RNA sequence: GUGCAGCGCGCCUAGGGUUCCGGUUCCGAAAGGAAUGCUGGUCCAAGAGGCGCAAGCCAGCCAGAGUUUCACAGGCUGGUGACACGGCGGGCCAAAAUCCCGGGAGAC
Numbered sequence: 001g002u003g004c005a006g007c008g009c010g011c012c013u014a015g016g017g018u019u020c021c022g023g024u025u026c027c028g029a030a031a032g033g034a035a036u037g038c039u040g041g042u043c044c045a046a047g048a049g050g051c052g053c054a055a056g057c058c059a060g061c062c063a064g065a066g067u068u069u070c071a072c073a074g075g076c077u078g079g080u081g082a083c084a085c086g087g088c089g090g091g092c093c094a095a096a097a098u099c100c101c102g103g104g105a106g107a108c
Base pairs, nucleotide, nucleotide: 008053009052010051011050012049015044016043020041021040022038023036024035025034026033027032056080057079058078059077060076061075062074083103085106089101090100091099
């Protein structure tokens, strides 16, 4: 310098806003209407947050009706499943966001 590989899912949280529920204020006889992100519920939610599962990879073992050996696929057990500074701007859904663009641009 070049090439390959470092993947995914579920539950939750930091966080997020306001479609629905609720709260508050106003109008109304009432039903209900308007305004308001307002502790919250529904909802969204992390590559660099948590927990768990799992792909893949490594090692060993298993079964096959004479025996031994080899190959293929399968099953079981164990291991591994790493590391990670990061804009502006744009986009989705009702809206916003550490969501998506994005392990991007850039930096080291």